[in-house]
RNA sequence: GGGGCCGUGGUCUAGCUUGGUAGGAUGCCGGCCUUGGGAGCCGGUGGUCGUGGGUUCGAAUCCCACCGGCCCCA
Numbered sequence: 001g002g003g004g005c006c007g008u009g010g011u012c013u014a015g016c017u018u019g020g021u022a023g024g025a026u027g028c029c030g031g032c033c034u035u036g037g038g039a040g041c042c043g044g045u046g047g048u049c050g051u052g053g054g055u056u057c058g059a060a061u062c063c064c065a066c067c068g069g070c071c072c073c074a
Stems, first nucleotide, its partner, number of pairs: 001073007010026004020057001027045006050066005
């Protein structure tokens, strides 16, 4: 220099192909339970969906550029 993959709550991750209310697990907080703790059950909390722009009534999803990480080629 060229190509490919990945980026979503504190952490891990689904959803992207085929645009239509961002979901799950874990963590954290509270309650129940327990002598207490753990486990279990119930409820709650937490998201610029890497950044900017474009298309669209509507974008995590489609298009373009850029940033970061990994891999391959040279």

Transfer RNA from a Thermoproteota archaeon, 74 nucleotides, folded computationally.